[in-house]
Context: one part of a larger RNA
RNA sequence: GGACGAACGCUGGCGGCGUGCUUAACACAUGCAAGUCGAACGGAGGUUAUUUUGAAGCGCAAGUAGAUAAAUAACCUUAGUGGCGGACGGGUGAGUAACGCGUGGAUAACCUGCCUGAAUGACCGGGGCAACACCGGGAAACUGGUGCUAAUACCGGAUACGCUCUUAGAUGCCCAUGCAUAUAAGAGGAAAGGAGCAAUCCGCAUACAGAUGGGUCCGCGUCCCAUUAGCUAGUUGGGGGUGUAAGAGACUCCCAAGGCAACGAUGGGUAGCCGGCCUGAGAGGGUGGACGGCCACACUGGAACUGAGACACGGUCCAGACUCCUACGGGAGGCAGCAGUGGGGAAUAUUGCACAAUGGGGGAAACCCUGAUGCAGCAACGCCGCGUGAGUGAUGACGGUCUUCGGAUUGUAAAGCUCUGUCUUCAGGGACGAUAAUGACGGUACCUGAGGAGGAAGCCACGGCUAACUACGUGCCAGCAGCCGCGGUAAUACGUAGGUGGCAAGCGUUGUCC
Numbered sequence: 001g002g003a004c005g006a007a008c009g010c011u012g013g014c015g016g017c018g019u020g021c022u023u024a025a026c027a028c029a030u031g032c033a034a035g036u037c038g039a040a041c042g043g044a045g046g047u048u049a050u051u052u053u054g055a056a057g058c059g060c061a062a063g064u065a066g067a068u069a070a071a072u073a074a075c076c077u078u079a080g081u082g083g084c085g086g087a088c089g090g091g092u093g094a095g096u097a098a099c100g101c102g103u104g105g106a107u108a109a110c111c112u113g114c115c116u117g118a119a120u121g122a123c124c125g126g127g128g129c130a131a132c133a134c135c136g137g138g139a140a141a142c143u144g145g146u147g148c149u150a151a152u153a154c155c156g157g158a159u160a161c162g163c164u165c166u167u168a169g170a171u172g173c174c175c176a177u178g179c180a181u182a183u184a185a186g187a188g189g190a191a192a193g194g195a196g197c198a199a200u201c202c203g204c205a206u207a208c209a210g211a212u213g214g215g216u217c218c219g220c221g222u223c224c225c226a227u228u229a230g231c232u233a234g235u236u237g238g239g240g241g242u243g244u245a246a247g248a249g250a251c252u253c254c255c256a257a258g259g260c261a262a263c264g265a266u267g268g269g270u271a272g273c274c275g276g277c278c279u280g281a282g283a284g285g286g287u288g289g290a291c292g293g294c295c296a297c298a299c300u301g302g303a304a305c306u307g308a309g310a311c312a313c314g315g316u317c318c319a320g321a322c323u324c325c326u327a328c329g330g331g332a333g334g335c336a337g338c339a340g341u342g343g344g345g346a347a348u349a350u351u352g353c354a355c356a357a358u359g360g361g362g363g364a365a366a367c368c369c370u371g372a373u374g375c376a377g378c379a380a381c382g383c384c385g386c387g388u389g390a391g392u393g394a395u396g397a398c399g400g401u402c403u404u405c406g407g408a409u410u411g412u413a414a415a416g417c418u419c420u421g422u423c424u425u426c427a428g429g430g431a432c433g434a435u436a437a438u439g440a441c442g443g444u445a446c447c448u449g450a451g452g453a454g455g456a457a458g459c460c461a462c463g464g465c466u467a468a469c470u471a472c473g474u475g476c477c478a479g480c481a482g483c484c485g486c487g488g489u490a491a492u493a494c495g496u497a498g499g500u501g502g503c504a505a506g507c508g509u510u511g512u513c514c
Stems, first nucleotide, its partner, number of pairs: 001514004006510005013386006019379002021344001026342003030339003035084003040081002043078010057064002091297003100222008110214002115210003119206003123157004132147006163188006170181004193202003223269003230260003235257005241251001272294004276287004299320005322333004350376001352375003358372001359370004389419004399410004423455001425450005433441001458503005463484003469498005479486002
């Protein structure tokens, strides 16, 4: 000198764009953050219409009247079964020195819902369980028994390919286990319907190809300590088996006795990694906040289930700590989602608006959901831009300060005169973003008009480094200080004043990095 997610002191007009718990991965009141589909299904409730029924009342009667009930249809709502999504999006950086990350490869060792392409199929049957009804238990959370019932829920059979397995040879490839291509024989494995008058549309099953997303493996690179020098028995290798989507490891068995290490094993400490960012002429050094990619985690520890995908932040189970409810028998919870609270701290914001846009989930759609996101609020926290007036004005006014008492300086500075209207204030108009329609932002941006210099300047320094000096007070005191050093009676170094220098809505200080 530059930089900062900064803090502190004094000061503070506006706008745009960004940024904002670096500490306790401490504990959390409250609300919201993941639902959706009635065009998968049986019910339940409601409204309307039609048909049937036909009560009270009125009437002597015929009758009138139309309650109630039932059936059918349409529409609306929806607890439950079922489907898809809750593995994305959002948060955090605890752990991790590791194939975690970066980079380059391998997969003859693999998976892939939704999507795309092209192909074939969808036949015949069956039994249940919720809801519901009835009867119970419990304070609650919830739960037991009996009975009924539907499906795109579940099960059986049939059929089937280019699928899987076994066997057999052929061709090509590979160091090899094997792989690819076509062939033969045998065995095995599918399915679901819904909407519509219909055309048709949406779905279902099987296998193939693609796309996308992942899994696994390998080479190289990736902090400090040797005042850590030896480490290792499932340890290292081979074979076989289980298992997996998959190979190796791991696991289990047999055999062998190996494997790593001064090119730093093992141990300890620290740490998420990178694109980047800061600095620097570069080499390098530092750093990993915001944004983007990857990883890991979700009160702590462990485990699996479901599923195309999890060992699953707002799922399940077990254990633990903590908090809460309780009728003491038993239960409930997890903000490192968005706000917000307490605590910690030098320190970090609103319990806001909207799904209008973009994107995501569900749905045929209408649409619903979305604290993702878009916006608004707070904070000079940062960067950038603008303003706080312009011209003229010498009796060089008054006042202040200094003075050699002559004057000098503040100083064209002020006043005065002539103007301007950025920002601000008030009034009117008023978008783009989104158009067929739909705007949270927002009566915002922007435009026009009016008024009036009116509402808008501070901070630090002035001994040298280092731009900028005098007076008074103080008297090694009070104090200053980045270094050198100032202060003990004439202090340009302390304090105040005047003046001056620098920067400016900021200026200084502190901290950290180059």
The part of an RNA shown here (small-subunit ribosomal RNA, 5' domain) has 514 nucleotides and comes from an uncultured bacterium. The RNAcentral record of the full RNA draws on ENA. The coordinates come from a structure-prediction model, not an experiment, and the mean pLDDT is 84.